Background:
This is a predicted structure of an 87-nucleotide RNA (c-di-GMP-I riboswitch aptamer) from Bacillus glycinifermentans. It matches the Rfam family "c-di-GMP-I riboswitch aptamer". Rfam links the family to the GO term cyclic-di-GMP binding.
[in-house]
RNA sequence: AACAGAUAAAGGCAAACCUGCGGAAACGCAGGGACGCAAAGCCAUGGCCUAAGGCACAGACGGUGCUACGGUUGACAGGUUGCCGAA
Numbered sequence: 001a002a003c004a005g006a007u008a009a010a011g012g013c014a015a016a017c018c019u020g021c022g023g024a025a026a027c028g029c030a031g032g033g034a035c036g037c038a039a040a041g042c043c044a045u046g047g048c049c050u051a052a053g054g055c056a057c058a059g060a061c062g063g064u065g066c067u068a069c070g071g072u073u074g075a076c077a078g079g080u081u082g083c084c085g086a087a
Base pairs, nucleotide, nucleotide: 005084012037013036017032018031019030020029021028022027035074041080042079043078045077046076047072048071049070053067054066055065056064057063
């Protein structure tokens, strides 16, 4: 230095659920809480979710379809940075 991810050490994150707030929704933020995580750090490129507005249809006051400029990195892929370190 590379590989290697441990019943090691130090430190870190925080699912479901609950409460409050924001949002049309997806979902987010704060507090509580730990199922898990070696990138569960960062980036919306692919993918995925939603469809307010817009457009189209339909025809009767209700609806259907398409669409991201809204979201999601804790399904997954990709990019990028990085702690420790045994066999």